[in-house]
Context: one part of a larger RNA
Molecule: large-subunit ribosomal RNA, domain I
Organism: soil metagenome
Order: sequence, then structure tokens, then C1' cells
RNA sequence: CAAGUGGAGGAUGCCUGGGCACACGAAGGCGAUGAAGGCCGCGGUAAGCUGCGAUAAGCUUGGGGGAGCGGCACACACGCGAUGAUCCCAAGAUGGCCGAAUGGGGAAACCCGGCUGUCAGCGAUGGCAGUCACUCCGGCGCAAGCCGGAGGGCAAACCAGGGGAACUGAAACAUCUAAGUACCCUGUGGAAAGAGAAAUCAACCGAGAUGCCCGAAGUAGCGGCGAGCGAAACGGGUAGAGCCCAAACCGAGGUCCUUGUGGCCGCGGGGUUGUAGGACCCACGCACGCGUAUGGAGAAGCAAGCCGAAGUCCCUUGGAACGGGGCGCCAAAGACGGUGACAGCCCGGUAGGCAAACGCGAUGAACUGUACGUAGUGGAGUUCCUGAGUAACGCCCGACUCGAGUAAUCGGGCGUGAAGCUGGGGGGACCACCCUCCAAGGCUAAAGACUCUCGUGUGACCGAUAGUGAACGAGUACCGUGAGGGACAGGUGAAAAGCACCCCUGUGCGGGGAGUGAAAGAGAUCCUGAAACCACUUGCUU
Repeated sequence: CAAGUGGAGGAUGCCUGGGCACACGAAGGCGAUGAAGGCCGCGGUAAGCUGCGAUAAGCUUGGGGGAGCGGCACACACGCGAUGAUCCCAAGAUGGCCGAAUGGGGAAACCCGGCUGUCAGCGAUGGCAGUCACUCCGGCGCAAGCCGGAGGGCAAACCAGGGGAACUGAAACAUCUAAGUACCCUGUGGAAAGAGAAAUCAACCGAGAUGCCCGAAGUAGCGGCGAGCGAAACGGGUAGAGCCCAAACCGAGGUCCUUGUGGCCGCGGGGUUGUAGGACCCACGCACGCGUAUGGAGAAGCAAGCCGAAGUCCCUUGGAACGGGGCGCCAAAGACGGUGACAGCCCGGUAGGCAAACGCGAUGAACUGUACGUAGUGGAGUUCCUGAGUAACGCCCGACUCGAGUAAUCGGGCGUGAAGCUGGGGGGACCACCCUCCAAGGCUAAAGACUCUCGUGUGACCGAUAGUGAACGAGUACCGUGAGGGACAGGUGAAAAGCACCCCUGUGCGGGGAGUGAAAGAGAUCCUGAAACCACUUGCUU
């Protein structure tokens, strides 16, 4: 050096009780009736996980189910079960201590109390049950206070509002960008929040609340006109829904005085619009329907389950038939998984059907009774009403594509401060003409965001250095004062049949026989068992 035989090692192949993603459906909360999360306990033996709470791997009831059972966990002991256990679903009981933690304290899981009741003890004292935090609201009370209700904390993302960076980019950097992002705070919901029925757009044609999606469009614009930022109209879709006040006027009532055809206050009627509408006056009309309230009745569905076709026929290989050959059968079922190798007919299932006492659905779907409410149309006239410290303007900011620009529009602070229907806003300075709309009050389903969580299903997703950090007692061991960081680690066999007995040995480890098994070179550091590396044997070379 080569070959061989072994050792060591754990790649590769195969596997999967785990993970990942998505779709549909559900749910979208839990909590002073004490949560989330923990500490400490509970087993015949009990360290961990799981379950549970001094009634402690459990107690009661109802339902399901039908032969075994006492969790993972395979041992021993002792028990339970057709008088129906274990197990599954539902409802209930119990539920130590800490924790919002709430009787007071406190270095969480501990310490110490008051009051009422009760038990033990002669008593000191101890045990048990209940109760005692604070804030707000309501009721009662002269008050002290009493009674009742609510709040507090936790939770993945989504939402609105109040605050609000820097790194970075601009190849430096200051306007700018990053970005109204991250982050902090507050608040609500479950499909929520927000938006929403034009003082909107448009362009001389017209549209007709809002949200979301596609386009318009990286366009118009903005911009140390740098980096970069970046619309809208409009078109196509989704969904579709519109309403209520204030005021004029009428009425009953209260209150005040300067008693008047008065003022003011709350209440009822009326009324809600921009081709203006309404009040007031006249005429006609007042129905179908719809809505609300309150009753009756009571569904689908969800949460255990049940039925469910057809070969285990012959031969053969094999340890084993689910393989090969032969002969059959079912099929609204030839999805899938399991079974000693590849099974429509062996098992669980699948297609197709069926099912709930209690609970959820249910603050009730369809159906139905009763009561109440719900009106507009036309005309005349031009008396009254139509949101004021508002609009607008000035100064200073903010938002829009808009960085002060020709800067409209929208919002804020301070100041000034209208018209009022013959009125007012807008159409990107401003003015005219024209067009369009009606601010300064409010509500509004659906379309549309998200997934801590549950169910079902799917995958040109992973297959143990992958896929979650975690397939395994994983947020564990371990590291860190702490915030925090954070692993390694799956596979005997069909079945433990897990090697009785003998021998070597240190009663060890390990090994040799024997036995089991298809296989032990599958022997528990256990499937396969690559390479580096090591040893031995043989050969060759120096």
C1' cells in the first nucleotide's frame, strides 16, 4: 500500500403518535358565583407527566355503551364489574393556598385580626361556617350611614382615538425620507370598530349614502423637482336601506314678574326639505301593507352514539398471505386506516340511513293570536321657520398628491365676527356668468379586517441537522443578578416469545453454550448500518 475480517461511528433508505399551510363551518371571550396563571397536596407502593382538590387519578344524577376494568405504566399486592363497571357525552357537588386578590399586613402561595353563629376545653385558648377592600351609580336618611347594582384583572390578532421616535435612504447632510411606521397610553366589539344618506362630485352631459375589490395609474401631481412620495373623477364588481331630531305652529302643565294676545322651562302633537321643504289656510284621502310591543307554539343544527353489502373457498411459496394460480361474490360502499408481506368481500370504517333524557341553539326560524303605531296628494298665499360666538376673515399650525407655493378644500389654537331664503356653501387665488348643493344636531344592516380557540377536510407541504424552539417528562435541562437566551434527544420484534439452565469472571462488566424467534450479525447503547478513525490476518513494497 492492497485485500479481507472485525471494532467504532450513525450517514443513507424506509417509517411517523409531530409539525406546516389552506378551505369551510363554529366561536370570538374568561373574571368578585374569585379569572388567566401558579404554589402545595391527593395513588397500597408514586420521582415525572396527566387527572383531581382535605369528598383530592376522584363524588352524584341523566344519557350512550356492553365486557372487561383500576391513566401514561407492560410489576407485585389488593380490589371492581350483566344488581351493567372501566369508558364517552351532558348537568351538578366538592373545589386547600396565592394571584385583580378585595378584613389588615406582606419578601406571592405566608403572618395577624374584628364581628355573627357554632363546636371542644374548668380555663387560657383553639377549630369550623359566614362576613369585613376601594371607587362610581341608584334608593332611603337631617346626618353618621344603611340597602342594592356595577367596575377593577387576564386574553393572539383585528379596530378607533390620544401621544409619537431613531437607525436607515438621499451613496455625506440639515428640508425631505424612514413614517404617522415601531413603540407607549385609553376604549369598544364579535364579524367588530370606523364610515355613511351630499353645504358631494361633475362639466353645460350628467351622477346620486358609505365601505371593500379590480382598473384608471406609478397617471395627474408633490419633491434640496434630489432621494423619493403619490391621488381623484370615472369605469367594472361586491353588497345594497334608508331614517330620526332642532325650529315655525298647536296643546295641557309648571315657573317668573314690568299682568301681557307676556317671558322662560320641560312634556305631548306637528315637522325634517334644496327641481327648496315645512308651519299657517283650503280641498281630497286615511287602504293594502309594514313596524313595534306582548302572548301561543316550537324547528333545523351542535354536544356521546347506532345500523350498515359481499370469500376469510381450493392449491402454492412463506415464520406469517394481505403474494402467485384457480373458482366466486358485493357495490348508492373499489375513501382511508389496521391486521404476522400488497385485503372492495378479516377488523374499524366508507356509500346510504338513524339517534338525545339533560345542556346549548333559545333574549327563538317557519306559523299564529291580540294591542298599538304608521299618510299622503293637489292648490292658494309669501306672514312665520329651516341648527351662531357658527360660517367667514387675520395670525400660527396640522391633514390632503399639494414641502407656502397662484393654494382652493378639510381640521385645530388665539383674535375678530356675518347673512339668515330677495338667504347660504362649492366648482383649486380672486371676480362675473353659469352649474350644483344646503354646513354649523343625531342614528343606521350588508358587502369588508383578524384567529388565542374548536370541528371537518385537503395538500405537485416536511419527514427527525427537515417540519414548530419543542414527534421524546420542552419553553424542559442548562446559561444569565436580571431582562433574557435556550438545547441534545424518535425506530427490538408480528408477538416479550425480553435469553430458564450451565460455564469463564470480581456473585461485576462482558462473553461462550443452551433456549425463543423467520432472523439474536433483531439482545434492549437493540431496523438498515455509509465514511472518517482503530485493530487483526494475509500478500506486496522499502